[in-house]
Context: one part of a larger RNA
Order: sequence, then structure tokens, then C1' cells
RNA sequence: GAAUGAACGUUGGCGGCAUGGAUUAGGCAUGCAAGUCGGGGGAAUCCCGCAAGGGGGAACCGGCGUAAGGGGCAGUAAGGCAUGGGUAUCUACCUUUGGGUUCGGGAUAGCCAUCAGAGAUGGUGGGUAAUACCGGAUGAUGUCGUGAGACCAAAGAUUUAUCGCCCUUAGAGGGGCCCAUGUGAUAUUAGCUAGUUGGUGAGGUAAUGGCUCACCAAGGCGAAGAUGUCUAGCGGGUGUGAGAGCACGACCCGCGCCACUCGCACUGAGACACUGGCGAGACACCUACGGGUGGCUGCAGUCGAGGAUCUUCGGCAAUGGGCGCAAGCCUGACCGAGCGAUGCCGCGUGAGCGAUGAAGGCCUUCGGGUUGUAAAGCUCUUUAGUGGGGGAGAAAAGCCGAAAGGUGUGAUCUAUCCCAAAAAUAAGCUCGGGCUAAGUUCGUGCCAGCAGCCGCGGUAAGACGAACCGAGCGAACGUUAUUC
Repeated sequence: GAAUGAACGUUGGCGGCAUGGAUUAGGCAUGCAAGUCGGGGGAAUCCCGCAAGGGGGAACCGGCGUAAGGGGCAGUAAGGCAUGGGUAUCUACCUUUGGGUUCGGGAUAGCCAUCAGAGAUGGUGGGUAAUACCGGAUGAUGUCGUGAGACCAAAGAUUUAUCGCCCUUAGAGGGGCCCAUGUGAUAUUAGCUAGUUGGUGAGGUAAUGGCUCACCAAGGCGAAGAUGUCUAGCGGGUGUGAGAGCACGACCCGCGCCACUCGCACUGAGACACUGGCGAGACACCUACGGGUGGCUGCAGUCGAGGAUCUUCGGCAAUGGGCGCAAGCCUGACCGAGCGAUGCCGCGUGAGCGAUGAAGGCCUUCGGGUUGUAAAGCUCUUUAGUGGGGGAGAAAAGCCGAAAGGUGUGAUCUAUCCCAAAAAUAAGCUCGGGCUAAGUUCGUGCCAGCAGCCGCGGUAAGACGAACCGAGCGAACGUUAUUC
């Protein structure tokens, strides 16, 4: 000098764009953050009606989603990441190829009855439906097999035109696994290893493989640093620097890992699953003491610790996601607003004229000098701000319709234009011995104090304190911490 997710002190007008729990991966009250589908099912019940019938419909079963999106960086020095290769593999939704969609069956939740319980919830009996479940048929271009051959499916709904369902081919996108190279410190860690290293066979997996097991062999790694210990998410990138390098990895993007701690599997195309399940533990809460319930490292918010980091806001209008034929519903993703000079950038705090150089202040050699065109005064302007009015755009979809065409959605923001009044509402901070731009007087008297380094202060201190004057930067200016 440059920089920062900064903090502190003094000061503080406006706007745009960014950014804001770096510490205790400490504990959490409250609300919200994942639902949707009535065009899969039966239906409690409600409304209209004399009735027939019509309309709505919670919970429940069922489908899809909840493995994404959102948060954090604890662990991990290699099951990671980066780059480049490989294949023994899987893939719901989407696109695509060729086919099929047949005949039956038995349950169960809800419901009713009853019992137990404080409750959470559970037991027994009866009865009911499906795009829930099961069986038969058909069955190749599919799978297995050298071959003969063997094996495997389905679901309907409705407004009658669509939406589906099953098998299959290819694709796209997405994964799984393997290899090579690179990717901290420490030798005041020198030896480490028995599923260990390899083989045969089997099991397991979507798939290769000691992944697991039986048997056999005795290997494998290591001074080019094994093993141990400490530290750490990695990369794109960021800061600095002429570069080489050094330091860092906030925000944003990609990958990995985690979800109170540890372990486990289930379902599923996909999880060993943040707001699913089971077991154990710690913690907290409810309890009728028998037993239960919970998991903010989602968005807000709270306590604690800390030098230190925001609103318990608005909206689904846009973009995107889930479900749905659709209308639409949900969405603390997201879009916006709020708070903070935390950063960067822009604008303003007036402009012109104005000398008898007013008054006041300070200095003085007492003549004067300086503050200083500065003020006052006169003339002008109204940006920003205040008050009022207009307003393109962020909007395309969607819906109606045969078409033409019509209709129609903004939480929030706003370019820009017009009107009104008045210079009105808006300047500070640090420094002035040298480095380093800028000095005089008074006070103090090695005291009080200053200080980044050199050093100032013991009676004329340009270095302390104050005043005046000056210098620098300016809505900021200094200090501290850290990096180059």
C1' cells in the first nucleotide's frame, strides 16, 4: 500500500447493488417449512326436497411425492475431492419401438358392537370396497439354457374422447463400481499387517471384488516415509503480488459427509432416509406412577457463551418443484420488504455577485497581520428530501370460443413525467517533531501525559493539555486483529 463475513471509538443526509451467528455440531417455548389426487374406493355425516332424486363431504384404504428442494462442515489425509480413462452394472418420472389389456377369488381399514386404559393407544367379535392383494389363462422380439425346452404380466376411470395399466426395444438425463496421477504437518512416530496378501470353490449383490465363508499357499506395505499422532471438508475460486509464489476456501456453483449420540434394517426405481421406523443411551416434558412423548446443523424467534452477526414480516404475481386430465392446491425453495455505513458505487449538504476587507476570535515588532469573499447583504436554482397527482414495465400462462377474437392474474418494486413551498431538512473525523502533507500562543514543569519507530516532558515544549490557524480524507474518519 492492498484486502476482510470483521470488531471498537467519534460522527452520521439519501439511493442502488451486494452481504450479515466466523464462537457452543450448546439447549430450545411458539408458529410455519410436504403435500396432493373425488377422473382409484367405499362411506360417517350435513344441506335442498313430501318423495324420487340432487349437492357437499372429515377421518380411513389406495396412487404418486416425501431420497428433491432447504441447512451445516462435526467427522473424513482417503469409501473424499480434482483431472483423465474404464465397465462387471441399475435407472421411477420423460421421449421412443413393437405388442397386450382375458377369466376368477379371498381378505382388510374405515364402520358397527364391546372391552382395557388417566392418556397415548390397544384387544375381541361382526360386516364392506378398490387402479389394494392373490390365483388361473395367453405369452415373444424378453430371461435362462449349447440345445431340446423351461419361465414371467396387466386395472380400470369417465363428460366417449381422453387419461391410464402390463410386457418389451432404443435413448436422454442420473447413479453404482474400478484404475492412473495429483491432493497437509510431524522421524522428538521405524517398523506395520491373520481376512492380513494371493489362489480354488461357494454364498451375497443390480454388478466386480476377502464383500462374506470353507480349504490351500505365505504372502502384502515401508526411508520415493508404511504405521502412529496432530490438523483439515475438497475443487471452481478468493486476497495479495510485476510474476514466481504465499495465505485463504464467507457469499455463489459442483462433489462429499452429517441430521440429539451410537447401532440396525424395512419400504422403495432410488435411503440404511433432517421434519419415516426399531433398539440402546444422555437430556427435556406429560403422568392417575402402570407408562408415554420429543429432536430448529429448515424460516423466523429465544436462552447461553461471545469483542461480534438481523424480522417470531408479505406473497405464491414471477422462476422452479410436488400432486392433479384440468381448474387448482401446497411450497419459510423462491421472489420481495424490514434491520445493520458491514462493503462497493453514485448523489447531496447550494450557485453567482459581494471590501470600508464589518464584528468577534487568534497573533503582534502595536504599525498591523490573519480567520477572509468567508459571513452579512443582493440575485438565482430546487437535484435529494417533504406533500400531491400520473404512469410504461416486471405478464406469459390460464379460461371462453370451431376460428376470428374476447377475457384475465402484481406480494413487491419502479424508470420516468407534472405540480407546490422555501436555502430551506443534511459535516464530520484524524493529524500538524522526523519518517509524513500541515505551526503559533498559553498552561504544565521527568509531573500530568504522548508514543507505530526514533523518541518528547526536569520553567520560554512546533512532540503533553487547550485555543487559534493549518493539512489530509470526507458520510465517513481513525484504532485494533489478520493475510500478502